The RNA shown here (FMN riboswitch aptamer (RFN element)) has 128 nucleotides and comes from a bacterium.
Its mean pLDDT, the model's own confidence on a scale to 100, is 85.
The sequence was found by an Rfam model in a public genome assembly.
C1' cells in the first nucleotide's frame, strides 16, 4: 500500500425590492438556491446514486414492528472560444426542481425531518 471486522464524527441551500388583490414569500415583474460518486479539465441540466411516492419478495417476531433485497415513478442545455482533452473552464443565451398543508396556484413558507441517506473524514483490532 491492500484486505477484513468494529467504532466515532460529519453529511442541503434559497424570494431582497416591487405590482395586483379582501387575502398571495404560492399569481405578475424581479430576486435567490443547487446533495453525493464518477467523468484525459472543475457539472443543478453528461453517466450513475440518494431522498419522496408506490408494488413485490425474503428473514426475525405473539404482536407493535424491525432488518434486507428487487421493480415502477423520478426534472432540466445549447452556441461560440481556448485546449491534447471540457454539454464540467471562459463568454453568451436558456432551462429544471417530489409529496402534504396553507383567506390565492410554492424549488425558496409550514410539515414528515432532532428523520433518512448517497457518501466523506478519522480511529481501533487483526490479516497479508
Nucleotide at each position: 500500500c491492500c484486505c477484513c471486522u468494529c467504532c466515532u464524527u460529519c453529511g442541503g441551500g434559497g424570494c431582497a425590492g416591487g405590482g395586483u388583490g379582501u387575502g398571495a414569500u404560492u399569481c405578475c415583474c424581479g430576486a435567490c438556491c443547487g446533495g453525493c460518486g464518477g467523468u484525459g479539465a472543475a457539472a443543478g441540466c453528461c453517466c450513475g446514486c440518494g431522498a419522496g411516492u408506490u408494488c413485490c419478495c425474503c428473514g426475525c417476531a405473539c404482536a407493535c414492528g424491525c432488518g434486507g433485497g428487487g421493480g415502477a415513478u423520478u426534472g432540466a442545455c445549447c452556441a461560440g472560444g481556448u485546449g491534447a482533452g471540457a454539454u464540467u473552464c471562459c463568454u453568451g443565451g436558456g432551462c429544471c426542481g417530489a409529496c402534504g398543508g396553507u383567506g390565492a396556484c410554492a424549488g425558496u413558507c409550514c410539515g414528515g425531518a432532532u428523520g433518512a441517506g448517497a457518501g466523506a473524514a478519522g480511529g481501533a483490532g487483526g490479516g497479508c